[in-house]
RNA sequence: CAACUGGAGAGUUUGAUCCUGGCUCAGAGUGAACGUUGGCGGCGUGCCUAACACAUGCAAGUCGAACGAUCCUCGAGUGGCUUGCCAUUCGAGGAAAGUGGCGAACGGGUGAGUAACACGUGGGUAAUCUCCCCUCGAGUGAGGAAUAACCUCGCGAAAGCGGGGCUAAUACCGCAUAAUACUCUGAAGCAUAAGCCCUCAGAGUCAAAGCUUUCCGAGCAAUCGGAAGGCGCUCGAGGAUGAGCCUGCGGCCUAUUAGCUAGUUGGUAGGGUAAUGGCCUACCAAGGUGACGAUGGGUAGCCGGCCUGAGAGGGUGUACGGCCACACUGGGACUGAGACACGGCCCAGACUCCUACGGGAGGCAGCAGUGGGGAAUCUUGCGCAAUGGGCGAAAGCCUGACGCAGCGACGCCGCGUGGAGGAUGAAGGCCUUCGGGUUGUAAACUCCUGUCAGAGGUGAAGAAAGCCCCUUUUGGGGCCUGACGGUAACCUCAGAGGAAGCCCCGGCUAACUACGUGCCAGCAGCCGCGGUAAUACGUAGGGGGCGAACGUUGCUCGGAAUCACUGGGCGUAAAGGGUGUGUAGGCGGCUGAGCAAGUCAAAGAUGAAAUCCCUGGGCUCAACCUAGGAAUUGUCUUUGAAACUGCUCAGCUUGAGGGUAGCUGAGGAGAGCGGAAUUCCCGGUGGAGCGGUGAAAUGCGUAGAUAUCGGGAGGAACACCAGAGGCGAAGGCGGCUCUCUGAGCUACUCCUGACGCUGAGACACGAAAGCUAGGGGAGCAAACGGGAUUAGAUACCCCGGUAGUCCUAGCCGUAAACGAUGGGCACUAGAUGUUUCCGCUUUAUGCGGGAGUGUCGAAGCUAACGCGUUAAGUGCCCCGCCUGGGGAGUACAGUCGCAAGGCUGAAACUCAAAGGAAUUGACGGGGGCCCGCACAAGCGGUGGAGCAUGUGGUUUAAUUCGACGCAACGCGAAAAACCUUACCUGGGCUUGAACUGCUGGUAGUAAGAACCCGAAAGGGUGAUGAUCCUGCUUUGCAGGAAGCCAGCAGAGGUGCUGCAUGGCUGUCGUCAGCUCGUGUCGUGAGAUGUUGGGUUAAGUCCCGCAACGAGCGCAACCCCUGCCUUUAGUUGCCAGCGGGUCAUGCCGGGCACUCUAAGGGGACUGCCCCGGAUAACGGGGAGGAAGGUGGGGACGACGUCAAGUCAGCAUGGCCUUUAUGUCCAGGGCUACACACGUGCUACAAUGGGCGGUACAGAGGGUUGCAAAACCGCGAGGUGGAGCUAAUCCCUAAAAUCGCUCUCAGUUCGGAUCGCAGGCUGCAAUUCGCCUGCGUGAAGCUGGAAUCGCUAGUAAUCGCGGAUCAGCAAUGCCGCGGUGAAUACGUUCUCGGGCCUUGUACACACCGCCCGUCACAUCACGAAAGUCGGUCAAACCCGAAGUCGCUGGGCUAACCCUUCGGGGAGGCAGGCGCCGAAGGUGUGGUCGAUGAUUGGGGUGAAGUCGUAACAAGGUAGCCGUACGGGAACGUGCGGCUGGAUCACCUCCUUU
Repeated sequence: CAACUGGAGAGUUUGAUCCUGGCUCAGAGUGAACGUUGGCGGCGUGCCUAACACAUGCAAGUCGAACGAUCCUCGAGUGGCUUGCCAUUCGAGGAAAGUGGCGAACGGGUGAGUAACACGUGGGUAAUCUCCCCUCGAGUGAGGAAUAACCUCGCGAAAGCGGGGCUAAUACCGCAUAAUACUCUGAAGCAUAAGCCCUCAGAGUCAAAGCUUUCCGAGCAAUCGGAAGGCGCUCGAGGAUGAGCCUGCGGCCUAUUAGCUAGUUGGUAGGGUAAUGGCCUACCAAGGUGACGAUGGGUAGCCGGCCUGAGAGGGUGUACGGCCACACUGGGACUGAGACACGGCCCAGACUCCUACGGGAGGCAGCAGUGGGGAAUCUUGCGCAAUGGGCGAAAGCCUGACGCAGCGACGCCGCGUGGAGGAUGAAGGCCUUCGGGUUGUAAACUCCUGUCAGAGGUGAAGAAAGCCCCUUUUGGGGCCUGACGGUAACCUCAGAGGAAGCCCCGGCUAACUACGUGCCAGCAGCCGCGGUAAUACGUAGGGGGCGAACGUUGCUCGGAAUCACUGGGCGUAAAGGGUGUGUAGGCGGCUGAGCAAGUCAAAGAUGAAAUCCCUGGGCUCAACCUAGGAAUUGUCUUUGAAACUGCUCAGCUUGAGGGUAGCUGAGGAGAGCGGAAUUCCCGGUGGAGCGGUGAAAUGCGUAGAUAUCGGGAGGAACACCAGAGGCGAAGGCGGCUCUCUGAGCUACUCCUGACGCUGAGACACGAAAGCUAGGGGAGCAAACGGGAUUAGAUACCCCGGUAGUCCUAGCCGUAAACGAUGGGCACUAGAUGUUUCCGCUUUAUGCGGGAGUGUCGAAGCUAACGCGUUAAGUGCCCCGCCUGGGGAGUACAGUCGCAAGGCUGAAACUCAAAGGAAUUGACGGGGGCCCGCACAAGCGGUGGAGCAUGUGGUUUAAUUCGACGCAACGCGAAAAACCUUACCUGGGCUUGAACUGCUGGUAGUAAGAACCCGAAAGGGUGAUGAUCCUGCUUUGCAGGAAGCCAGCAGAGGUGCUGCAUGGCUGUCGUCAGCUCGUGUCGUGAGAUGUUGGGUUAAGUCCCGCAACGAGCGCAACCCCUGCCUUUAGUUGCCAGCGGGUCAUGCCGGGCACUCUAAGGGGACUGCCCCGGAUAACGGGGAGGAAGGUGGGGACGACGUCAAGUCAGCAUGGCCUUUAUGUCCAGGGCUACACACGUGCUACAAUGGGCGGUACAGAGGGUUGCAAAACCGCGAGGUGGAGCUAAUCCCUAAAAUCGCUCUCAGUUCGGAUCGCAGGCUGCAAUUCGCCUGCGUGAAGCUGGAAUCGCUAGUAAUCGCGGAUCAGCAAUGCCGCGGUGAAUACGUUCUCGGGCCUUGUACACACCGCCCGUCACAUCACGAAAGUCGGUCAAACCCGAAGUCGCUGGGCUAACCCUUCGGGGAGGCAGGCGCCGAAGGUGUGGUCGAUGAUUGGGGUGAAGUCGUAACAAGGUAGCCGUACGGGAACGUGCGGCUGGAUCACCUCCUUU
């Protein structure tokens, strides 16, 4: 100098958003454990569980300088003598039992108990003790009697014990002496709480022990005496240390423990203790304690500290240190300075051991160690060398305290496993788009270094005391001592040699690919991964992190402002008590004075040490150790300050209250009165219905209802006025009058003088339903009965109807008891209604003041919605309440209640959410507007028949596959006899029927007539028999190509996945929509634009507007068609001219017309009138071929349906490879009880048949269309002109004109069947089409239901084409001919668009979702009981032991004595109080278990219904009551957290 320094968030509720809210993660720590791995060292640390039981050893002894006796060794002496033994004396040394002293109460262990003065902190002791130690004073005189050891006798298995005898002491006992000791008495002083101190006086009482060194003396010696010293001993005073007791304050949970207490609280007296005290006893009094939590229950040793945290806090109490408690369990005392005593004693109990069965012994929670428990925690080590302790004069002895070592990565710290260079970026691995990339300078290789480990050598510090000597001094000298340890350290040697793993890689969270697997196996901290392309499982490669470790698990704090003191909330998210009165408590107006409790300041004391922090120092560093400081935020004492709070005193008037005068009102209670209406009764009139509903029925009525008139009875409720108006604390209060009574407001500013606010408990009030008793009972009406509805209908609807509703008295005490908003005070823009009071004036729709009650709004607040002087704004005070959802307002317990039930109010278990507000959609049996052949108005059909065709189903060897509401079903298929063909049966081939590449071989090779087997495919034999290119020593040889053979890569697959895909297509829908940029608004999702007013076919256009623009759609541009025109004129056309024919554009000629096919024009609401905002636009009209998009087509926004298609094609992945490939023959796709779709033909006269006659368009045609002519009844055949086509051919029907049929299963209808033919084709049996003749079925207009169509449309008629050898085509795609009816209109059905509203939906109503029942499983409650723990009180028994009494038995010290004995005292014994364990019965409480039972949670696709969310189809919900399989239904009262329509009121704007 310094001791300062410190705060991060993320994931997860939703389609998305904001908020609330829980869960989870990242951090740090640990006496840890587990998994994988493991080189070295240092320093720490190590039974958290069974205070479970312990084998063995050790852990407390020491002193011979307290004492007697004994033994051993050595030396000396003496004696006996068997000359090396015995006996004995002395000296030295040693041993060990005993007496005695001190210690053993320390040290060491553990945390069971304890919620307590146990602990912490601060005081007190005037209420105390203190061995050893220090200082001071005084003393240490003189005696006595015993007893262990020892000897002996006896008992006992043992442990041990008893009798007798001897003996010593610093053992024991009297006596003397003695004080400032102690006791008593008296006096003065001080102080106060019973006292204290000092001073004085008097009386009485109390002690002791010796040992030893040196010297001197005596004695033979033992021994004795003296001197000096040392160690002891006694009395007293003081100190130090330690201890006891008392006390203020502080630190756990539980009120589902609310009252506890009889020695209890106090007093007096006594006892007891070192000492106060009910500590104990007797007596007296009746107290003491508690909501500031007593008592009880649960849990727990407390602290310094330690961990975490920014802090405040929270958690914790291992190691180290302080205190406490305990020592097998319980009780007890003894000894002692100190114990009620861990390694002492007695008793009881449990357990273990020994035993001769009589009886004994023991206590590791000391150090090691063992068993056991457990996830889990060490060596039966060395040493007293150091530090410390005990004893001793000392040497020394003892010391599992301690110092060391050992074991364990258990923790912290340090070190190493090598360093530098090294690119054809080796090999290998992995991936790959096949190019490459990566592992990777990594390795190899070259050159170095030498830590650690290893070997050898040197080798510490820790050691100085102590003892001895010399010296008198704060001195000098000498000697001994090391467990660790031959350790640390240092030196030398060799050599990269011996030394790396673990976890992770979907997000949070750093790090990605491949393969395997296929909702399996598995992962997972949360969200969540896995159902064939998994960065999430497993493996590999690669990568990330840490590193001798790394992960996991448990626990703590943090994050969590998620219990909020710092630092949260309560309208709707969890949360305001139903309301008031008021107790305790909390808080409290203005002025002045005083006090000083809070508060602030200063000083002092304390806050142990260690730890943390700072600065230094020591181990090579660090961890670690250490010195000094800082800190210790606390407590106490003293002094001071007086602003604020508090207290006391004095005042004030503005808070509060009162007074006077007035006003308002469904405020409350009681009594009386009134009219209308319902019902009932009586009577009259009357005569068939009434009533009720969606429609009905039950019901009532000819015994006279309903209706109507008159009279009467009775109960309940009070129309209009009436208003979001008034009153009340809330619940609530409504006809009129009277009586009693509460409240509020206004004006005056007269009085009191802070009297106030809030309010835990408490008390009172408290809708409806319900309960008790007694009345009453008209109407209504749970339950109940009946009728309907319905699948059912325990409901909704209807007919009845009892409790109840009403009154009196009493209970209940709850509601969506709501403004979902506690009360009070103050402050913070306004506007406008309304109730009531007052004032002013210019008397008005006026202005102003107060109190109440509404609406809209500034600032502000809010998650938003919204609130906004009536706050949810800004502040203060007080109360209540909340802390994720479910379980559950449940269980148990308590309490209240007659009951129903209320109040208080959990846990296990389970979930990753539950929720609020708002947004966008979707949906609604919500609303508004609009459109569409959507309905309606029409026309014709389908559904009935027969047949065709497709589908389902069935069948089959196979009936291949796909398509399934609209939007599959005459669909893929614009052609299944073979082929097609994908299916089935059978027969074959295997690099293959077709493709590409590589390797090897191959000339009589490839090819191949012919022949054989065979259904064919295929197999076999085999005459004959090659080609091309290059080179050369050219009859040819060599090489190559092609072909062929063998083999390898690979082909092939209509095998799977359309839910891996591309492409294409369907559908909503030709519906008018879908979006973007910028700006603005909103925290945000989003909104605005795109909504609104008009208009349109249209988001078409116009206007308005915080929007302004833009894109994809609409429209237009394109094609066909309708009019005109230009150009062109053959194969088309023919007006005029000419020629010709029976006739015909047949010919010349012409292109004018038609037509053909290219271009252009034309239509734009352009013009007029009217409507409309003058706009857009609409209506009408003119002109025009055409008029308001002229008609038709092509054209299909963002998207939806995991829509369809892997079988059209393409394609990822998977599967298959002598077969799922490929070839062939035959069969099948054509089956047939049946069901459905789409069609054809009909059922007939608007028709059928026969005959005559007329008119298209668009297409097709050379392996083709085919004319004329001829043959055939006909299909067709022969024939072949013409035509590669405006040239030739295919080429019309209905219509029309006649005749006939005459209503019939027919001259309708044509199925079916028979016969005979024709055509195509290799082949018509399965299985083709056509013709002729014959046959002649069903069917007479079609149930419920359902389809198409708005004009050249429907209907009807024929024609053509694709596919195709032919054709099952009645299908499909086109073409023209003839040619209608109807649309009032938008209520309803269906679909769609826009706006709005509700929502618990968002895979979006085909949604969501409730309850019973059944099954499985989990935890919990109840339960006859059973078992156990614990506590309490009562009684019985009563050990040891203290105390008391007794003590006739026994008795050394002292006293007396006549010496016999007696006395005092003591002991044994006995008795008594207390008293542990035990016993008996009882009770409280806690726990375990329990047949059975109750609800609850969870679970896959179970059953029954449909309660809720939309008006959820009866609006829902709350309380209550009754009922019901269940959700629930109904009654009564309440709420809006109800949609919709209408009305009223208010606000805003004009």
Molecule: small-subunit ribosomal RNA
Organism: Dehalococcoidales bacterium